[in-house]
RNA sequence: GGUACUCGUCCGGGGUGCCCCAACGCGAAGGCGGAAGGGCUGAGAGAGUCCCGUCGAACCUGAUCCGGUUAGCACCGGCGUAGGAAGUCGCGAGUGACCGGCC
Numbered sequence: 001g002g003u004a005c006u007c008g009u010c011c012g013g014g015g016u017g018c019c020c021c022a023a024c025g026c027g028a029a030g031g032c033g034g035a036a037g038g039g040c041u042g043a044g045a046g047a048g049u050c051c052c053g054u055c056g057a058a059c060c061u062g063a064u065c066c067g068g069u070u071a072g073c074a075c076c077g078g079c080g081u082a083g084g085a086a087g088u089c090g091c092g093a094g095u096g097a098c099c100g101g102c103c
Base pairs, nucleotide, nucleotide: 001099002098003097004095005094006093007092008091009090010087011053012052013051014050017040018039019038020037024033025032026031059084060083061082065078066077067076068075
């Protein structure tokens, strides 16, 4: 000095479901829609730079899928060695594992 790895920065990607109650609105009625508020799981439920960026299960398709579970729900598992998906990038720092050079 380079490679590899780790961390940071910069840049970029992603999701926001289920249930309870109910202001209110529509309707002749049965009923339908439904803010605020609350509950469940989770890192995250327009929410916090929360998570993820090719060493890619962050996330999407399959999927109005299949089995289990639940008040209900991608809640758990399968699907999944499936198909896609945003940096083989730049900058800074560290380790001293490897390679090279000089003394």
A computed fold for a 103-nucleotide RNA from a Gemmatimonadaceae bacterium, annotated as TPP riboswitch aptamer (THI element). The coordinates come from a structure-prediction model, not an experiment, and the mean pLDDT is 77. It was read from a public genome assembly, where an Rfam model found it.